[in-house]
Molecule: SAM riboswitch aptamer (S box leader)
Organism: soil metagenome
RNA sequence: CUCAUCGAGACCGGCUGAGGGAAUAGGCCCGAAGAAGCCGGGGCAACCCGCGGAGCUCAACCACUCCGUGAAGGUGCCAACUCCUACGGCAGGCCCACUUGGGCUCGCCGGCAGAUGAG
Numbered sequence: 001c002u003c004a005u006c007g008a009g010a011c012c013g014g015c016u017g018a019g020g021g022a023a024u025a026g027g028c029c030c031g032a033a034g035a036a037g038c039c040g041g042g043g044c045a046a047c048c049c050g051c052g053g054a055g056c057u058c059a060a061c062c063a064c065u066c067c068g069u070g071a072a073g074g075u076g077c078c079a080a081c082u083c084c085u086a087c088g089g090c091a092g093g094c095c096c097a098c099u100u101g102g103g104c105u106c107g108c109c110g111g112c113a114g115a116u117g118a119g
Base pairs, nucleotide, nucleotide: 001119002118003117004116005115006114011041012040013039014038015037019030020029021028024086025085026084027083042078043077044076047074048073049070050069051068052067053066054065055064082113087110088109089108090107092105093104094103095102096101
């Protein structure tokens, strides 16, 4: 840089001791009944990987896509949707002005950023 995924799932012990939820800001949370970090064990998941099936083909193989399944290994992960919002579009509700509009709130979609995997 490209592609895919990101509403599911999964915690104990030891050391240590005040922060943590990526960054900025706001909100909302978690935390001395022990945060972050390190170590050990356990688990979740199924990206890589294995197996089976379907599609694609005149037919067949390969490749690719989809579905199912397995979990030894390589990663990853184990509060809250990636905790929520920020930028843009659309729809609803409430209030003010009632001329064009303004404010608040809520939902959906997209974008940005980020995380993880594969290349």